Small-subunit ribosomal RNA, 3' major domain from a wastewater metagenome, 478 nucleotides, folded computationally.
Context: one part of a larger RNA
RNA sequence: UGACGGGGGCCCGCACAAGCAGCGGAGCAUGUGGUUUAAUUCGAAGCAACGCGAAGAACCUUACCAGGCCUUGACAUCCCUCUGACGGAUGCAGAGAUGCAUCUUUCCUUCGGGACAGAGGAGACAGGUGGUGCAUGGUUGUCGUCAGCUCGUGUCGUGAGAUGUUGGGUUAAGUCCCGCAACGAGCGCAACCCUUGUAUUCAGUUACCAGCACAUCGAGGUGGGGACUCUGAAUAGACUGCCGUGGGUAACACGGAGGAAGGUGGGGACGACGUCAAAUCAUCAUGCCCCUUAUGGUCUGGGCUACACACGUGCUACAAUGGCCUGAAACAGAGGGAAGCGAAGCAGCAAUGCAGAGCAAAACCGGUAAACCAGGUCUCAGUUCGGAUUGGGGGCUGCAACCCGCCCCCAUGAAGUCGGAGUUGCUAGUAAUCGCGAAUCAGCAUGUCGCGGUGAAUACGUUCCCGGGCCUUGUACA
Numbered sequence: 001u002g003a004c005g006g007g008g009g010c011c012c013g014c015a016c017a018a019g020c021a022g023c024g025g026a027g028c029a030u031g032u033g034g035u036u037u038a039a040u041u042c043g044a045a046g047c048a049a050c051g052c053g054a055a056g057a058a059c060c061u062u063a064c065c066a067g068g069c070c071u072u073g074a075c076a077u078c079c080c081u082c083u084g085a086c087g088g089a090u091g092c093a094g095a096g097a098u099g100c101a102u103c104u105u106u107c108c109u110u111c112g113g114g115a116c117a118g119a120g121g122a123g124a125c126a127g128g129u130g131g132u133g134c135a136u137g138g139u140u141g142u143c144g145u146c147a148g149c150u151c152g153u154g155u156c157g158u159g160a161g162a163u164g165u166u167g168g169g170u171u172a173a174g175u176c177c178c179g180c181a182a183c184g185a186g187c188g189c190a191a192c193c194c195u196u197g198u199a200u201u202c203a204g205u206u207a208c209c210a211g212c213a214c215a216u217c218g219a220g221g222u223g224g225g226g227a228c229u230c231u232g233a234a235u236a237g238a239c240u241g242c243c244g245u246g247g248g249u250a251a252c253a254c255g256g257a258g259g260a261a262g263g264u265g266g267g268g269a270c271g272a273c274g275u276c277a278a279a280u281c282a283u284c285a286u287g288c289c290c291c292u293u294a295u296g297g298u299c300u301g302g303g304c305u306a307c308a309c310a311c312g313u314g315c316u317a318c319a320a321u322g323g324c325c326u327g328a329a330a331c332a333g334a335g336g337g338a339a340g341c342g343a344a345g346c347a348g349c350a351a352u353g354c355a356g357a358g359c360a361a362a363a364c365c366g367g368u369a370a371a372c373c374a375g376g377u378c379u380c381a382g383u384u385c386g387g388a389u390u391g392g393g394g395g396c397u398g399c400a401a402c403c404c405g406c407c408c409c410c411a412u413g414a415a416g417u418c419g420g421a422g423u424u425g426c427u428a429g430u431a432a433u434c435g436c437g438a439a440u441c442a443g444c445a446u447g448u449c450g451c452g453g454u455g456a457a458u459a460c461g462u463u464c465c466c467g468g469g470c471c472u473u474g475u476a477c478a
Stems, first nucleotide, its partner, number of pairs: 001478002003475003007472007015462002019426005026316008034307002042053002064302007073125001077124002079121006087104007106115003127291002130289003136285002138280003141276001143274001148187006154163003167178003193268004198236007208225002212223003239262001242256005318419001322378006336365002340359002345354003385416001390411007432454007
């Protein structure tokens, strides 16, 4: 100087407390450990691994296993020889890779050859998801959006170092004010950026429809309009600016006015010096080591989906604030669509099929949002709760659903009656609850990322648990 303390002081955070909803018990989904296996590819490991890499393993992917094949190679550059093709079609053998056979078949030219492609050969080489993340770059997590981390000059100290950065206040903040052997500065904080909340102006098509007119079973359907909603550009607006009180005539705090919004308005992007030899050689790149008829390449089939068990994360429930049935075109936002979205109509109990209008989309489509509301029924039961599991019959995608997909119908109707110790999230349009969309994607979502609808309770407070910041104190530590 740091680090540490079941030392002290001050302060903060859903850290506790106050509340709400969960997890831990059940069934299932998914990841992991373990076990098993020919293989169950590899990585991730307290917080910060475990619905993580994987925004989607039937083949492919695929790296793993078994077996069949290739050896200058599936891919790149260079050399020599031969051919005119390459490719396509057909047939045969084969699980296929592949092998054989038949047919078809280039361009430029100064006619020397060249371009391109294939076959064969030689070696230089290719190739490696092989090892090392403790050789590395790049990227990322974490403390932590915590308020810190430093430098120049000066001064003090023999020196390591100190000072500044400490102190008195204040703030979300090393934010600002005052003081001070310090005076300044940099990276962080804040602001500048995006979005949301208000208004004005401008612009009105595919959006809108107040007034006017037309038409209709009905509908902005039509003429038209530029008011409104909305769209999308510009501008305004919030700055403790104004008033009062407190404070040191400060920073600032509290209250008030006006205002759509008030003291950082809400949300996002943005992550200092560094820590963990943290993660990644399997995104990529890369040193060194290793393999080179194999640790490379290719194909078929299997595996990654196994199952006495253990854990994490979720979904569905255990019911009456509910289940079921019926009715009322009740009311969104965001995003997607061409090898795509696919309407109306018809068939089917349904999944879906036939059909094909319109739409590269403020136009057409997916697309009726669901909770909600009204009426009826059930009457507290393992039930009209719950839906696992299993049997049967179908549908879709796709060469192909046996291993191993999703969906529909009929039947079946398991556990489960609110969950031990313990433990998680959340402070407002939040939690809880309700649906909708997208990426990946042929198909496959309870996951992920978004979107809106309905919409709470509680916070006395900082004694305690956890994490963190500043000052100070002690030293078995460096």
The coordinates come from a structure-prediction model, not an experiment, and the mean pLDDT is 84.